[in-house]
RNA sequence: GCCCCUGUAGUUCAAUGGAUAGAACGAGGGCCUCCUAAGCUCUAAAUCCAUGUUCGAAUCAUGGCGGGGGCA
Numbered sequence: 001g002c003c004c005c006u007g008u009a010g011u012u013c014a015a016u017g018g019a020u021a022g023a024a025c026g027a028g029g030g031c032c033u034c035c036u037a038a039g040c041u042c043u044a045a046a047u048c049c050a051u052g053u054u055c056g057a058a059u060c061a062u063g064g065c066g067g068g069g070g071c072a
Stems, first nucleotide, its partner, number of pairs: 001071007010025004018055001027043005048064005
């Protein structure tokens, strides 16, 4: 330099182009307990960036950025 894959809560992952973007673990509050753990319950928390296509984009297209791999 060229090509391929990939990017979503703190982490690991979901989400037929259509809904309020969900789950588990983790975090915080409450209940329970003599205390802790466990259990129950509530809360906060994310679509890498820009442009485009579309009635509608996390999802499709183009460019950029980051990560992984292959060739040279």
Source information:
The prediction has a mean pLDDT of 81. This is a predicted structure of a 72-nucleotide RNA (transfer RNA) from a Patescibacteria group bacterium. Rfam family: tRNA. It is annotated as a transfer RNA.